SAM riboswitch aptamer (S box leader) from Neomicrococcus aestuarii, 91 nucleotides, folded computationally. It matches the Rfam family "SAM riboswitch aptamer (S box leader)". Gene Ontology term of the family: regulation of gene expression. The sequence is in RNAcentral, with records from Rfam and Ribocentre. The prediction has a mean pLDDT of 84.

RNA sequence: UACCCAUCCAGAGCGGCCGAGAGAUCUGGCUCGUUGACGCCGCAGCAACCCCCUCCUCGGAGGACGGUGCUACUGCCAGCAACGAUGGAGA
Numbered sequence: 001u002a003c004c005c006a007u008c009c010a011g012a013g014c015g016g017c018c019g020a021g022a023g024a025u026c027u028g029g030c031u032c033g034u035u036g037a038c039g040c041c042g043c044a045g046c047a048a049c050c051c052c053c054u055c056c057u058c059g060g061a062g063g064a065c066g067g068u069g070c071u072a073c074u075g076c077c078a079g080c081a082a083c084g085a086u087g088g089a090g091a
Base pairs, nucleotide, nucleotide: 001091004088005087006086007085008084013043014042015041016040017039021032022031023030026079027078028077029076044071045070046069049067050066052063053062054061055060075083
C1' cells in the first nucleotide's frame, strides 16, 4: 500500500505547551476560536474492532488486563458524484 469485510445520529474532558485559524476535500450554510480554538504532550475517561476471561439455548450476553481507536456539533448540515476515517483480514 492494492483488493475484501464491518462501522461512522450512542458514549466519554481536565491540565500543560503553542499561537491563528479550525470542523478531510469543492460550493453554500452553520458552528468552534485570542475568555486561546486546531495541533502536540500528560493524565483521566468512553467504547468493545482485535486479544483474553465467564455464562450459555451456540446465537448471543456479560466482563475489560493488553493492542488500536475515540472523547464540540450525525463523517457539523445540504448538494450531483464521490471521497474519507477507524478496526479487522490480507498478499